[in-house]
Molecule: small-subunit ribosomal RNA
Organism: Porphyromonas levii
RNA sequence: AUGGAGAGUUUGAUCCUGGCUCAGGAUGAACGCUAGCGAUAGGCUUAACACAUGCAAGUCGAGGGGUAACAUGGGAGUAGCUUGCUACUUCUGAUGACGACCGGCGGAUGGGUGAGUAACGCGUAUGCAACUUGCCUCUUAGUGGGGAAUAACCCGGAGAAAUCCGGACUAAUACCGCAUACACUUAGUUAUCCGCAUGGAUGAUUAAGGAAAGAUUUAUUGCUAAGAGAUAGGCAUGCGUUCCAUUAGUUAGUUGGUGAGGUAACGGCUCACCAAGGCAUCGAUGGAUAGGGGAGCUGAGAGGCUUAUCCCCCACAUUGGGACUGAGACACGGCCCAAACUCCUACGGGAGGCAGCAGUGAGGAAUAUUGGUCAAUGGAGGAAACUCUGAACCAGCCAAGUCGCGUGAAGGAUGACUGUCCUAUGGAUUGUAAACUUCUUUAGUAGGCGAGUAAACGUAGGUACGAGUACCUACCUGCAAGUAGCCUAAGAAUAAGUAUCGGCUAACUCCGUGCCAGCAGCCGCGGUAAUACGGAGGAUACGAGCGUUAUCCGGAUUUAUUGGGUUUAAAGGGUGCGUAGGUGGCAGAUUAAGUCAGUGGUGAAAAGCUGUGGCUCAACCAUAGUCUUGCCGUUGAAACUGGUUUGCUUGAGUACAGUUGAUGUAGGCGGAAUGCGUAGUGUAGCGGUGAAAUGCAUAGAUAUUACGCAGAACUCCGAUUGCGAAGGCAGCUUACAAAAGUGUAACUGACACUGAUGCACGAAAGCGUGGGUAUCAAACAGGAUUAGAUACCCUGGUAGUCCACGCCGUAAACUAUGAUUACUCAGAGUAUGCGAUAUAAUGUAUGCUCUCAAGCGAAAGCAUUAAGUAAUCCACCUGGGGAGUACGUCGGCAACGAUGAAACUCAAAGGAAUUGACGGGGGCCCGCACAAGCGGAGGAACAUGUGGUUUAAUUCGAUGAUACGCGAGGAACCUUACCUGGGAUUGAAAUGUAUAGGACAGGGGAUGGAAACAUUCUUUUUCUCUUCGGAGACUUAUAUGUAGGUGCUGCAUGGUUGUCGUCAGCUCGUGCCGUGAGGUGUCGGCUUAAGUGCCAUAACGAGCGCAACCCUUAUCGUUAGUUACUAGCAGGUAGUGCUGAGGACUCUAGCGAGACUGCCGUCGUAAGGCGAGAGGAAGGUGGGGAUGACGUCAAAUCAGCACGGCCCUUAUAUCCAGGGCGACACACGUGUUACAAUGGUGAGGACAAAGGGUAGCUACCUGGUGACAGGAUGCCAAUCUCCAAACCUCAUCUCAGUUCGGAUCGAAGUCUGCAACUCGACUUCGUGAAGCUGGAUUCGCUAGUAAUCGCGCAUCAGCCAUGGCGCGGUGAAUACGUUCCCGGGCCUUGUACACACCGCCCGUCAAGCCAUGGGAGCUGGGGGUACCUGAAGUACGUGACCGCGAGGAGCGUCCGAGGGUAAGACCGGUGACUGGGGCUAAGUCGUAACAAGGUAGCCGUACCGGAAGGUGCGGCUGGAACACCUCCUU
Repeated sequence: AUGGAGAGUUUGAUCCUGGCUCAGGAUGAACGCUAGCGAUAGGCUUAACACAUGCAAGUCGAGGGGUAACAUGGGAGUAGCUUGCUACUUCUGAUGACGACCGGCGGAUGGGUGAGUAACGCGUAUGCAACUUGCCUCUUAGUGGGGAAUAACCCGGAGAAAUCCGGACUAAUACCGCAUACACUUAGUUAUCCGCAUGGAUGAUUAAGGAAAGAUUUAUUGCUAAGAGAUAGGCAUGCGUUCCAUUAGUUAGUUGGUGAGGUAACGGCUCACCAAGGCAUCGAUGGAUAGGGGAGCUGAGAGGCUUAUCCCCCACAUUGGGACUGAGACACGGCCCAAACUCCUACGGGAGGCAGCAGUGAGGAAUAUUGGUCAAUGGAGGAAACUCUGAACCAGCCAAGUCGCGUGAAGGAUGACUGUCCUAUGGAUUGUAAACUUCUUUAGUAGGCGAGUAAACGUAGGUACGAGUACCUACCUGCAAGUAGCCUAAGAAUAAGUAUCGGCUAACUCCGUGCCAGCAGCCGCGGUAAUACGGAGGAUACGAGCGUUAUCCGGAUUUAUUGGGUUUAAAGGGUGCGUAGGUGGCAGAUUAAGUCAGUGGUGAAAAGCUGUGGCUCAACCAUAGUCUUGCCGUUGAAACUGGUUUGCUUGAGUACAGUUGAUGUAGGCGGAAUGCGUAGUGUAGCGGUGAAAUGCAUAGAUAUUACGCAGAACUCCGAUUGCGAAGGCAGCUUACAAAAGUGUAACUGACACUGAUGCACGAAAGCGUGGGUAUCAAACAGGAUUAGAUACCCUGGUAGUCCACGCCGUAAACUAUGAUUACUCAGAGUAUGCGAUAUAAUGUAUGCUCUCAAGCGAAAGCAUUAAGUAAUCCACCUGGGGAGUACGUCGGCAACGAUGAAACUCAAAGGAAUUGACGGGGGCCCGCACAAGCGGAGGAACAUGUGGUUUAAUUCGAUGAUACGCGAGGAACCUUACCUGGGAUUGAAAUGUAUAGGACAGGGGAUGGAAACAUUCUUUUUCUCUUCGGAGACUUAUAUGUAGGUGCUGCAUGGUUGUCGUCAGCUCGUGCCGUGAGGUGUCGGCUUAAGUGCCAUAACGAGCGCAACCCUUAUCGUUAGUUACUAGCAGGUAGUGCUGAGGACUCUAGCGAGACUGCCGUCGUAAGGCGAGAGGAAGGUGGGGAUGACGUCAAAUCAGCACGGCCCUUAUAUCCAGGGCGACACACGUGUUACAAUGGUGAGGACAAAGGGUAGCUACCUGGUGACAGGAUGCCAAUCUCCAAACCUCAUCUCAGUUCGGAUCGAAGUCUGCAACUCGACUUCGUGAAGCUGGAUUCGCUAGUAAUCGCGCAUCAGCCAUGGCGCGGUGAAUACGUUCCCGGGCCUUGUACACACCGCCCGUCAAGCCAUGGGAGCUGGGGGUACCUGAAGUACGUGACCGCGAGGAGCGUCCGAGGGUAAGACCGGUGACUGGGGCUAAGUCGUAACAAGGUAGCCGUACCGGAAGGUGCGGCUGGAACACCUCCUU
C1' cells in the first nucleotide's frame, strides 16, 4: 500500500492512425411476458395547468363586558299524581362552562414547490469600532395616581347577498395624560487606558427627554426600565461558482466627494451641489441555460455526469405592484390596488386562489387513499387539566428498488413411455428427470396463546430538606392490532418464469420459408440443404423475476494535469519586427509572497470507511473512531522560485581590422537574337505536320547582303555554387544602403529568448490611372484530328507579359519539418575566412551537400542543418462527407480574402509497407509469334455441323480462344429421350410380406385391331421332403412396402475431360532478416530446350515438376528358324521356295551392344559454347510417342456412369403405330470436288505397309455394259483371302466453259433389310449447273516435314464416311533476323486495381426522398428607448371640515404596477419561388483521375466551355522512362 483486463469492424493479407459498436455499473424510470411470501425504503421527472368537496392554526374565562347554545342549582307555574317523585313551561350568570365580541400570545414555525435568479444567490473563510433580537436564563430597579372612549348587547335603517350605516349603554392586562427613573437616549465638559483607519472602552460631571397592569383558588404569575447571556437574524468583504467573442465596448445615480434625509444598522439606499469618473481581452456589456450546497452514480485515481428521497441555505405562493401590523413579513390558508380566469347575482354588486393532506380534470410513456390516530415525537396557546395539529406516527395501493425465504429433500435404471435427432435391424437425448418408496413442513391454511412500543405528564398518598423542588407507592392513558412472535394440526400438499443459443458471448440440431416473410447492438444473415428469419426438440444464463427502450459514467490515453499529438495519417502561422504576457546566466547579502514543517480554529448532522452492538440473518438501524485531501490564523525554516540590493563576464551588444557574395535601390552603357522598315541580289515556292491544311508568296515571298528603328531578355561561365527573414536575386559599370562570417578581446554589464493582439514585407495571376508593346500568348478566329473535339497539333491573334504610382494578400508561399539554447559516434566533398606551411604534418570557425552508428519512428526514413536527448515560448489538430460551404462581422474598387458553423449522412475515410494482377512503363529471353517460303480457307457446287426461322414435334447438351465432320466410332423401324393417336397401372425388369389359387411353362389356333393389346378355343401335364396333417421350391391373381423417371439442380457432388502448357515453373524443413503481412533460399553473373548446370551468396538442404527410366523407329551382334526366306546342293513344273534340304541372306521376335561433348582443336574460372573436326548407322534431347507440377477458368458433363437434395406416381413412369430429329428466305464454321495441259481420256506395265476375315473374307468358273447374281474351292489365317494408287510406256485432246468440271434432273436397275414415300447406298444410259484460282481478312507447316497418292480399320443388316483413327508410296522450298503483331517466362518500376484493366472512377442532365441557405412578405416573442395616462400606497406639503387636545378626514406633489402610442434593433415560426448539398434501381452524355491513365499530375490565379474540364502565367514532385553529369561505397 489493496489499485488499472479487453473485444468486433477499413485490407487479398499486414502494421499504424482513426472513428463507430459491444461486454460492466447505475436509475424517482417506462413498456412486454410472467408472478408465492415477508422486511425495508420509495412513488407527477410532463402543465409554477385549472380545480368540485372535506380537512391542514388556533388558544387563553387564571385579562374583560357578558350569556346565544348545553348542563347543574334555585324561584314560580302547569300536568301526571303512589304529597314528594317525574316531566314540561317560565324566570334567574348563582355554578360548570362558553357561540359571537373586546383584549393577549401565536397565525413570520411547521408543510409545499423550483417559476424566477449567473447573483454575495450558494459554498467556504473572515469582519461589524456600522446592527437588531418576542418568548427563555441571570442581574438591578420599579409597579404611584388619574382620564376619556369603544366593540359586543339593544333600537332603527340600506342591501338579493357580502356587508354596511345611524343612535344609545358599557368593561378591561384595550387607549391616553400626570408623577418617579443614577444606570438608558441625546447634547456638552473632563480623566485614564486601548486600537488596523474612521475611532473605541471605562469613570466623573451638567442639561434635556422617556415607563408600568393587573389577575387569582393567595401558592404565585404578569407588567415597566436597564444591563448581561443564549437563540435567531441583518449587513460587508476575499476566494470558488455553466456555455457563446459569429456578444467588444459598456455605464448618467453611472464612479467618487461634500452636505442632508432615511434605516435596527453601513452604504447613491435617496436627494441637492461639485468633479468626470467606474467596469472591460485576467472577458465588461449582451444573449442562452440553470435554484446552490452537503451529497448521489460512475471511475484505479484524477475526473465526468446528476441535484429524486433525507439535511442546510435561497426564492416563490394565480400574474404584477404596495404598504400595514408586528420582536420578526412586505406575510401560502392576512390586507389594499391592477390584470387574467372561475363562480354567485334580484344586474345594482359581490366571492375565490391546493407549488398544505387526500382527491378531480387535463397533459403525458408514466407516479398512490377524498384512510386511522394525536398512543408516541414535536409545535401553538394556557397556571394547568386540556384544546388544536393532513407536522408526525400508522395503515391502504404499486415487483417501482434493495435484502431475505419458499416452490420440497433422500433414494430410485428396464436408463420405461411419449417427444426430438441420427451414420436408422440400432443408437443418442429428454434423464434420476418421471412413476414408485421413505422423510420433512419454512411460507400458506385452520385453531389457540400473545408481547414490546409507556418513559412521563396527571390524580391520590407519603418521605427529605435549604419549603418548592426532588424522590417513593398506587391509579389513569395504545391508533396501528389480537399485529409481531410462540404453540398445535393436516398435507408435497397452494407456488416458475423470462431472455438467449453466427462471432463478439455461455449455449445446436430438425422442419418450414426461398433477397420473400423477416432479423439486426456492430460486423452482417435471407436468392432451395439458413446453428443468424418462423416453429419444434435440446441447451445456456439469470430467477419472482427476466428482457427491451431511454439516460449517465466507464471501457475512451477518443480533449491526454495524471496521460496524446503536428515530414508523409487530422495538425507548424507565407516571412519578419515587436507590445502585453510567459520563461530566463554566475556570485554575495537581505526579505519571506510562493514553498516546507509544527500548532490553533473551522470544515453542521446525515452519508462513506473501520470496529462493536440491535432487529432469527441480511438489507436496515444504533454507537465509537476515522475521513472531510479545503479555508483562515499563528510560530518557525530559508535550499529552490519571486522581491530588493551589491558585484562579475561566459549570454547579448558595441568598437577596430581585413574578407565575401546573382543582397537591395537608383542611374548609365553593351553585344547577340527577334520583329519591322528601306535598298540590293535572286526566283518559285515558303512555312508547317504523324500526314496535311489554314497562312505567306509573281503586286517578287522564303533565302541572302547592307543600313536603320523598336522593345524585351541577358548565351557561354553555371555548379546538390553563392546571397537574402521569406517571397526572391544572374550582361557590364557607378553611386548610395544593408548584411554575414572571421580575427583582436578594447568597452557596456544580463541589456536575453519567445511572442497573443498589432505593424511591415510578401511569387504568379488579377484590379485602377498613365505610358510602352519586339517576343510570347489566356480569350477569340481559322485549319486539322475525331463518332463528336468547346482539347491535345498547326496558322494567326487581343488582354496580359515590360515601366511608373496605387491596390490585392493568396500558392504544393514545401525541407509538406515554428523560433531559440545546450548535449550526443564517425567518414567524404565543396564555398568563404583565419592559422600552419619543410623534415613536419593537415588545425579551426561559419555555411551548403552526401554516406552511415547509437537512438527515434507505424514504416518509409531522420540521424551535430535530427524526425535523437532535454528546456522555454508561440501556432495548430481531434473520424469521413456536408465545407473552408451558409449566415453574421471585418477588409477590398472589384475579383475575392480573413474569421467560420449546423442540420443531415456513412462505418469507414486515411498513412506506410507486403504479395499479386495490370500498364498504350523499362530490361533480358523463348515459341511457325513475326519475317523468309510452300500449300490452303474466305468466291463456286455439294457434304456435314451450328445459329436463325418454321413446325404438332423439328428431343437434349456443347457457345471467344478451350462450341460449330463436337457428345454421335453409323437417326428408314429400333435407337429416341420429341410430337400425334391408341393401350395398360405392383407396372417391361428387381424384391419383401400377407391372402387366395394353381403346377409353372411350352406348342398350336380363332375374332377385333395399325400394332400394342383385348376376348377366346385347344393340347401336353408337376418337382423335393414328409411324422401323410402338411411344409418348401416354382408360379398366377389381389393388397401392401416398393419400383420406375434421358424430370430439375454440373452453382450441392464423385469420377472424367478441355485450356493456360510439355510453359518452367510451384513449394517445404531448419536457419537468418523484418513489429508484421512477408522476405531470403528461387536474387546476381555466365549457361541451357529446361529453377539445365556452374560461379558467387545468410543461407543449407529437400519435395512436386524438367531430364532420365518406358514404347517405337534408325545400326550391329547373338539366340531361334514356321506358315517367313532361298546363297550353295538335289528333285520337279507351262510357271512359281513348288519339294528335299539349309540356318548363309531378307524377315520375324527375344536378349544384348551402341552416343557419353567420350576424343581432338579453340574460347571460357567453371558450367558450357564453337568446328559443315575425326570416328561412327546415328552427334550434341538422333526422330516419334506415352508421360501434363502447384493451380486458373463456380470451364464442360446429373443425357455414359455414380450420387445428396427437390419433384411426378392411372403419370414427368411404361407399351405400341405413325410422324419428327433429314423442314428452309437466310447467316457462319469444318470439309470434299473443281476451275485444268506438272492436266483429262484410252490402252499396256510395276512397286507397299498396316489391318480385317466363319451369320465372314472369298481365289477360280459362268452370266450381266455394270452394280451384282449363280456356282465352286481355300482359310478360324507370317499358310487362304481382301490388295493399291500416284508412277512408267504409248496414243489422243490443244486452251475452249472444253474430251475441264461434275452438281442437278430423267429413265432403267442391283443390293441390304418385316419395310428404302417422307429418308439408304451402289450401277448403267441420258442430262451437263455454278465454277477460268477467289475482297478485306485469315489458317497450317522447319524434313522423310509440307504438298501429293492410294490402302486399311472401328461403328455396321445396309448406309447418307467427302468424317474419325491408322498405314505406307512419291517427296520439296525457306529461316537475314527479333524492329514490329500474338502468347509466354524472369527481373525491375508505378498503381487510387484485389470480382484484380472486361478493374477503378469524375461531373452535368433526368426521376424519387431528406435536411438546409436565400426569399416579396406574413406572423409570434422577450428586452430596451421616447412620449401620454396612471390604481393602491409610503413619504412630504396643506389641512377653512371633525376633535377640548393629541390627531384625523379631505386635497395636492414625487415615485409608481399596469395600459396606450411611436420608431428602430434582436431572436424564432411560416412563405410562392429559388440555390447548392446528401442518399437512392442496372437511367442519359461523355471519360477528367489512378499505369507515362494514353496531353504527367497537382497548387494559386485569370479567362473560356453541355459536363467532367481546357488553356495562359508562376510554383511543387506527392512524376514514369531514357541519357548525361556529380557524389558516395568497395